A computed fold for a 544-nucleotide part of an RNA from an uncultured prokaryote, annotated as small-subunit ribosomal RNA, 5' domain. The RNAcentral record of the full RNA draws on ENA.
Context: one part of a larger RNA
Parts: sequence; C1' cells; structure tokens
RNA sequence: GAAUGAACGCUGGCGGCGUGCCUAACACAUGCAAGUCGAACGAGAAAGCGGGCUUCGGCCCGCAAGUACAGUGGCAGACGGGUGAGUAACACGUGGAUAAUCUGCCCAGAUGUGGGGGAUAACCUUUCUAACGGAGGGCUAAUACCGCAUAAUAUCUCAGACUCUCAGGGGUUUGAGAUCAAAGCUUGCCUCUAUUAUAAGCUAACACCACCGGAGGGGUUCGCGUCCCAUUAGCUUGUUGGUGAGGUAACGGCUCACCAAGGCUCCGAUGGGUAGCCGGCCUGAGAGGGUGAUCGGCCACACUGGAACUGAGACACGGUCCAGACUCCUACGGGAGGCAGCAGUGAGGAAUUUUGCGCAAUGGGGGAAACCCUGACGCAGCGACGCCGCGUGGAGGACGAAGGUCUUCGGAUCGUAAACUCCUGUCAAGUGGGACGAAUGCUCCGGAGAUGAAUAAGCUCCGGAGUUGACGGUACCACUGAAGGAAGCCCCGGCUAACUCCGUGCCAGCAGCCGCGGUAAUACGGAGGGGGCUAGCGUUGUUC
Repeated sequence: GAAUGAACGCUGGCGGCGUGCCUAACACAUGCAAGUCGAACGAGAAAGCGGGCUUCGGCCCGCAAGUACAGUGGCAGACGGGUGAGUAACACGUGGAUAAUCUGCCCAGAUGUGGGGGAUAACCUUUCUAACGGAGGGCUAAUACCGCAUAAUAUCUCAGACUCUCAGGGGUUUGAGAUCAAAGCUUGCCUCUAUUAUAAGCUAACACCACCGGAGGGGUUCGCGUCCCAUUAGCUUGUUGGUGAGGUAACGGCUCACCAAGGCUCCGAUGGGUAGCCGGCCUGAGAGGGUGAUCGGCCACACUGGAACUGAGACACGGUCCAGACUCCUACGGGAGGCAGCAGUGAGGAAUUUUGCGCAAUGGGGGAAACCCUGACGCAGCGACGCCGCGUGGAGGACGAAGGUCUUCGGAUCGUAAACUCCUGUCAAGUGGGACGAAUGCUCCGGAGAUGAAUAAGCUCCGGAGUUGACGGUACCACUGAAGGAAGCCCCGGCUAACUCCGUGCCAGCAGCCGCGGUAAUACGGAGGGGGCUAGCGUUGUUC
C1' cells in the first nucleotide's frame, strides 16, 4: 500500500446493489417449514337455512353435501433447505475403467392387459388404560393382497455357428427345455355387438404388465495431486494371498471354512496434531504466499451411539426400533420430545438482523385439470458491515467589517470566508398521476388439423374477449414552496503533507520506530492556524 463475513471510539443526510453467529455441532418456549390425488376405493357428518308436525320437551323431511374430519390405496416425504462436528480418506480435484453394475418419473420403439379368489381398515359393538395407546367380536371396497391362464428379442440350463478381445471373457445368432405378468378409471357417442334405454359395445385421454434402447442420475474401481511433527521407526493376524461357499445391483477378506506365510515401511509405514475438499477469493509485476464467508460442484452429519425396515433410490434432519444423557407430563404403572429448516429466546462472546408479506414471478411435489402445498424462492424490515452514486448550494462580493489568534505594535492572518446582491432546485418534505416485471399462465368464444363412424369428446395450432402483482400507490413523471433540513474525523519532531502562542515543569502525560517532558516543549494539555481523508475518519485484530 492492498484486503476484510470484522470489532471498538468519535461522528452520521439520501439512494442502489450486496452482505450479516467467524464464539457454544450449547440448550431451546411459540408459530410455520411436505404434502397431494374423490378421474383408484368404501363410508360419511354438523352448524346454519327452508318446510311440515308438536303434548312446546322435541321429532321428521329437504338444502347445506356426497362437502368437512378420518380411513384403505397411489405418488412424493432420498428433492429442496441447514451445518462443517467428524474425516489426512479414492473424502476431494483431474483423467481413465466398468467385458463387475443399478436406474422411479421422462423420451423413442414394439407387444399385451384374459379369467378367478380370500381378506382387511374405516364403520358398528364389547372392553383395558391417567395418558400415549391398545385387545376381542361383526360387516365391507379397490389401481390393496393372492393363485390360475397366456409367454418372448426377458431369465436360466443344454447343444451348436460366426465374430471381437492381451486374457478372464463379450457381442450376434440357431435349436430344445424350464420359469415369470398385468388394473383399471374418466369423457363422449350409437358406426359395430346386444338393446327400449343404455351398456359389459365403440372411441379418446390417463394409467397398468413384460421387453428393447435413450437421456439424465448414481454405485464401484484405478493413475496422478492433496498440511505439520522423526523430540513418532518399526507396523499388521482377516493381517497378505489362494481354494470353496455365502452375500451384494455389482467386483472384492465384504463375510465364513480350510490352506500358505505373507503384506506395508527412511521415496517416511505406524503413531500424534490440525483440517471438510474444489471452482474460486485476497495479495503480488510474476513466481509464489495466505484463504475456502456469501454464489456453484462434491462429501459428511442431523441430541449421542447402534441397527435395520420400506423403497427405483435412505441405513432416511422435521420416518421406525434399541441404548444413553437432558427436558417435559404422570393417577408413579408409564409416556412425550429433538431448530446444524425460517423467524425468535436464553447462554457464550469484542460481535452478527424481523416471532414480517406473498405464492404475483422462477423452480419443486401431487393432480387429467381447475387447483392445493411450498420460511425453496420473490420481496419488504433492521445494521455506514462493504462497494458504488448523489447532496449539504452556485456566481458576484473589500471599507479586506466585527470578532478570534499572533505581533517587531507598523501590521499580519482566519479571508471572498461572512454579511449583502443575483441565481439554481439534486436529495429530503408536500400534492397529483402512476408502472415494467404477466405469458407460450388461467377461463370463455370462434376457426383449422390428426385420431375417430361422427358435425361428439379429449388433444395440437391460430385468432379474439375477459382475468391473475407480494413488492406497492413503490420505482418513475409532473407540480408546490424553499438556501431553507443535511460535516465530521484524524494528524501537524523525523520517517510523513502540515507551526505558532499559552499552560505544565522527568510531573501530568505522549509514543508505530527513533524517542519527547527536569522553566521559553513545532513531540504532553488547550487555543489559533495549517495538512489529509470525507458520510465517514481513526484504532485494533488478521493476510499478502
């Protein structure tokens, strides 16, 4: 000098864009942060309103409404969001391998979806419990569950052929045998079938099963790179390898039985300390050094430790089970909980924000859709924490006013500075108007196209109308009036830009280094003057 997630002192007008627990991965009150689908399924209220009856207590019917709450089932809760405790490791970065692998939703292709069965929740009822929660009996549905049929370019076995590969082996193909599947729902219609109607028919859309490929996403593995200590020199028994078996989506001591005795290491094993890694960021001419906040990629974790279940995917932050610590409830028998999600509280600390608004946009989940959910996100609030921009007025104005300070008492200086005159109108204030972000969104209407028997329905495209904004009456624009409301901080001995007077008298004090102060201190304190930066200035910490 540059930089900072900064803090402290003094000061503080406005706006834009960013950014904000670096400490206790300490403990958490309260609210919200993951739901959705009635076009998978069975059931199904009440308030209120209207009507009728009434012994005036009430009863019944209709609407509310096939709505709400709950249940079965599907998909999503493995994403998104947080944190950096652990980890020196194939964790990460980079480049390969997978002939050792998986992949829900999505896309392309080409098939199929036949016919049956038995339950169970909800509900009703009995019952245990303080609660959380259960237990028994009875009824019922499905895209829930289970057989059967069908069966290949799927899987397995056997027998061949071709081809590729360094090899283990892979790919293509022929024949035989064995094994394995499914689910419907909704709109419209009467061309076909059966009809009186309409449907078990047709049609369209969405689903479902098996398969082949793609895209995107993982799993595994290898080369190289990746901090300090040798005042850490030896380490290792599933250890190193083999055979066989089990296990996994998959290779493998991953696990087990047996066999062999290996494997690593001064090119630093083992041990200890520290640490998430990277793109990047800071500095520097560069090489390098430091760092890993915000944003992006990967990893790890979710009170602590362990475990599996479900599932395409988890050994799962707002799921389950066990153990532990802590907090809370309890009828003392037993239960409930997990903010390193967004706000917020206490504590710790030099120190870090609102218990805000909205799903309008972008994105995500569910749904055919309307739509619902979304503390992701978009915004607003607080903080000069940072960067950037603007303002606090401009021009003229000498008798160089008053006043302050210094003085050699002549004057000098503050100083065109002020007053005064003319002008301008940024920001702030007030008044009025007032957005972009919103369309390829949504609803309705009209037209065209493919499918279709159809002029129906749904789908695609085009046109028209209507409608959707948290921010926000904000940005922006115009007008009103008015210099009015808006300047400080540090320094002045040398380094280092900037000097005099007074006070003090090795005192009080200053200080980054050298050093100042013991009676004329440009170094302490005050004043005048000056220098620097400026809504900031200085100090401290840290890095180069």
Its Rfam family is "Bacterial small subunit ribosomal RNA". Rfam links the family to the GO terms structural constituent of ribosome and ribosome. Model confidence (mean pLDDT): 84 of 100.